[in-house]
Context: one part of a larger RNA
RNA sequence: CCCUGGGAGUCUUGAUCAUUGGCGAGGUUAAGCUGGAAGCAGCGAAGCCGUAGAGAAAUCGACAUGUCCGCAGCUCGUUUCGGCGAGUGAGGGACGAGGUGUGCUCGCCUGGAGUCAAUGGUGGAGGACUUGAAGCCCGUCGAUCUAUGCCUGAGCAGUCUGAAGCCCGAUGAAAAUUGGGUGGAGGGACGAACCGGUGCUGAUGUGCAAAUCGCUCGGAAGACUUGGGUAUAGGGGUGAAAGUCCAAUCGAGAUGGGCAAUAGCAAGUUCCGCGCGAGACUACUCGCAGGUAGACGUCGGCGGAGGUAGAACAUGAUGUAGAGCACUGAUUGGGUGUUUAGGGGGAGCAAUCCCUCGGCAUCCUGCCAAACUCCGAAUUUGUGUUCACCGUAGAAGUCGGCAGUGAGCCGCGGUGGGUAAGCUACCGCGACGAAAGGUGAAAAAACCAGCCUGGUGUUAAGGUCCCUAAAUUCCGGUUGAGUGUUAACUCAAAGGACAUCUGUGGGCGAAAACAACCAGAAGGUGGGCUUAGAGGCAGCCAUCCUUUGAAGAGUUCGUAACAGAUCACUGGUCUAGUUCGCAGGUUCCGAAAAGGGACGGGGCUAAACCGGAUACCGAUACACCAGCCCUCCGAAAGGAGAUGGGAUAGCGCGGCGUGGUGCGUGGGCAGAAGCGAGGUCGUGAGAUCUCGUGGACCGCGUUCCAACGAGAAUCCAGGG
Numbered sequence: 001c002c003c004u005g006g007g008a009g010u011c012u013u014g015a016u017c018a019u020u021g022g023c024g025a026g027g028u029u030a031a032g033c034u035g036g037a038a039g040c041a042g043c044g045a046a047g048c049c050g051u052a053g054a055g056a057a058a059u060c061g062a063c064a065u066g067u068c069c070g071c072a073g074c075u076c077g078u079u080u081c082g083g084c085g086a087g088u089g090a091g092g093g094a095c096g097a098g099g100u101g102u103g104c105u106c107g108c109c110u111g112g113a114g115u116c117a118a119u120g121g122u123g124g125a126g127g128a129c130u131u132g133a134a135g136c137c138c139g140u141c142g143a144u145c146u147a148u149g150c151c152u153g154a155g156c157a158g159u160c161u162g163a164a165g166c167c168c169g170a171u172g173a174a175a176a177u178u179g180g181g182u183g184g185a186g187g188g189a190c191g192a193a194c195c196g197g198u199g200c201u202g203a204u205g206u207g208c209a210a211a212u213c214g215c216u217c218g219g220a221a222g223a224c225u226u227g228g229g230u231a232u233a234g235g236g237g238u239g240a241a242a243g244u245c246c247a248a249u250c251g252a253g254a255u256g257g258g259c260a261a262u263a264g265c266a267a268g269u270u271c272c273g274c275g276c277g278a279g280a281c282u283a284c285u286c287g288c289a290g291g292u293a294g295a296c297g298u299c300g301g302c303g304g305a306g307g308u309a310g311a312a313c314a315u316g317a318u319g320u321a322g323a324g325c326a327c328u329g330a331u332u333g334g335g336u337g338u339u340u341a342g343g344g345g346g347a348g349c350a351a352u353c354c355c356u357c358g359g360c361a362u363c364c365u366g367c368c369a370a371a372c373u374c375c376g377a378a379u380u381u382g383u384g385u386u387c388a389c390c391g392u393a394g395a396a397g398u399c400g401g402c403a404g405u406g407a408g409c410c411g412c413g414g415u416g417g418g419u420a421a422g423c424u425a426c427c428g429c430g431a432c433g434a435a436a437g438g439u440g441a442a443a444a445a446a447c448c449a450g451c452c453u454g455g456u457g458u459u460a461a462g463g464u465c466c467c468u469a470a471a472u473u474c475c476g477g478u479u480g481a482g483u484g485u486u487a488a489c490u491c492a493a494a495g496g497a498c499a500u501c502u503g504u505g506g507g508c509g510a511a512a513a514c515a516a517c518c519a520g521a522a523g524g525u526g527g528g529c530u531u532a533g534a535g536g537c538a539g540c541c542a543u544c545c546u547u548u549g550a551a552g553a554g555u556u557c558g559u560a561a562c563a564g565a566u567c568a569c570u571g572g573u574c575u576a577g578u579u580c581g582c583a584g585g586u587u588c589c590g591a592a593a594a595g596g597g598a599c600g601g602g603g604c605u606a607a608a609c610c611g612g613a614u615a616c617c618g619a620u621a622c623a624c625c626a627g628c629c630c631u632c633c634g635a636a637a638g639g640a641g642a643u644g645g646g647a648u649a650g651c652g653c654g655g656c657g658u659g660g661u662g663c664g665u666g667g668g669c670a671g672a673a674g675c676g677a678g679g680u681c682g683u684g685a686g687a688u689c690u691c692g693u694g695g696a697c698c699g700c701g702u703u704c705c706a707a708c709g710a711g712a713a714u715c716c717a718g719g720g
Base pairs, nucleotide, nucleotide: 001720002719003718004717005716006715011126012125013124015122016121017120018119019118020117021116022115023114026049027048028047032043033042034041035040053060054059063096066095067094068093069092073088074087075086076085077084078083097110098109099108100107101106129268130267131266132265136258137257138256139255140254141253147232148231149230150229151228152227153226154225155224156222158190159189160188161186165182166181167180168179169178170177171176194219195218196217199215200214202213203212234250236246237245271655272654273653274652275651276650281294282293283292284291285290296404297402298401299400300399301398302397306390307389308388310387311386312385313384314383315382316381317380322375323373324372328369329368333364334363335362336361337360338359342357343356344355345354346353347352408432410430411429412428413427414426415425416424417423437448438447439446452627453626454625455624456623457622458621462617463616464615465602466601467600471614473613474612475611476610477609478608484604485603495589496588497587499586500585501584502583503582504581505580506579507578508577516573517572518571519570520569522546523545524544527541528540529539552567556565557564628645629644630641631640632639633638656709658706659705660704662702663701664700665699666698667697674693675692676691677690678689679688680687681686
């Protein structure tokens, strides 16, 4: 992993709601007794609920109906048989009247419906749908492992070092010093056994092994190692102390019990179909993985005529976007007024005066604001009217049963935070969640579109060269970059281009422009100053005059300085446009990431981009045909649904199957159940038939009861 079998909302009690039934101002027994084989039957009002409430209590103590409206129903009238009108009107509603409390502007209550069962829903107490802790407490068992103590035994090759003491010699007056020898100390040295376990962070790592192997390494006469015996026990021991060790278990052993501990957490929770169908928000919470109440879902009752998501118009509201500077602030440049906070300078003996930088006020000019507004949209919104749609086949409203949800997320638009984020906190709308189908190559959310079954057509988004259904369609432009072939999501910017197209505004131009070529480009003068020099051309100052068709006290190069070349400017040759901006389209550069490797691919110069046109393809959309289901009307036949039919959590409804059971009724050795194969029927759970196998029991209808349905729980047992 597979197969077979097992495997999870149960039972008791009390509560509440619905449905069905009995009796009804009453309903009902409990324990128990009698009878009976038993199921059960008959007794048994004690008690309980109801029949009156209000008040803390003392205590007091209510409309079997006065008025009005009015649904259903009923009656009458009328009718074109669709209705219309009138009356009455249970229930319902509005008043009135009353009980009680002095809590008295108010609260509760009053015109009789309950009760006992059964079945179902839900919540309480119980193990309470199943499985799952770590833990806590109690009793017991453990020191054959290991820690430490005690008793009694055992073990430690060889080599080295050479303490004290002692002996002899030498020196010395002596004390003593010194040389040699002897001696054999030491938690001494090297190193086996033995004990250990440093490094390779080696081998191994489904191992030889639930701690081993190899080499290397530490101690090795001691606080040494070790046998046997013995002691200490679980909040306890033992510990040269690491929370170490106490039998592969230790920050509190193991085992049995309390025990089905508890778990707001996690996993699982078993047949079918039909109808409707959420939420991830608000408030509170020792609250944030949970609850409770409300909002949102569903089912039923009551109710009895209006309701509302849409549109237009009318009439109000608003202070956003934008804009503006009239206020509050911010703020550019300038003018004027004032000496008015202040600083600097000057004149004057001083008082004081003048200049300047400022300050303040004001005018012109330029500009900014979520907490500025003289203004001010689109939107949004109140009310009314008219449409539209829903509603007597029962809307609005209201009461009750049962929920789930209370981690949301994405897109677009608008905001706050953040450098930013597939980021974060909000608001509005839509999607996903809980939504299939078509499109986007592929895809939760984008675009189209909301799904019963079968068929035939037509379209949507998106497409029509091939992959691939449909135009190698038509008209007019742009691009030469493979730009591009990307609706959005995934798209690269500032900046730059004498690339090219379109539009637009200027200058010059047949009195000849622009470009090219030929010629000129002079004189005062080498302007003045500076400088070694400075002659148009290092630098400073000035920048005139004359001759002219024109020519700067000189545009660039050049020289040490001159010289020289060149330009501005002018004439000629030539001849028709030339030049400078602005705006838009396309393109290029800017442009660096992991094989070619991405437009979905092939490929494409259109099969790219922009504008226009006509066809066609293309969904579960729409239309039509046939069928099924649901809701509603109806006695039925039959009809209505323009616009009924997706669905998670969840609510409601109807069924299938299994085991048993009372009653009824059947099959079977001429072959039951079961098993295998095939056929048929049913939307489905399933049902049924035939053949084979099998060899003795098994159905159907109806009622009731349930240890009643398996694919999952790292589920349990067995097998493979």

Record summary: The part of an RNA shown here (large-subunit ribosomal RNA, domain II) has 720 nucleotides and comes from a marine metagenome. The RNAcentral record of the full RNA draws on SILVA. Rfam family: Bacterial large subunit ribosomal RNA. Gene Ontology terms of the family: ribosome and structural constituent of ribosome. The coordinates come from a structure-prediction model, not an experiment, and the mean pLDDT is 85.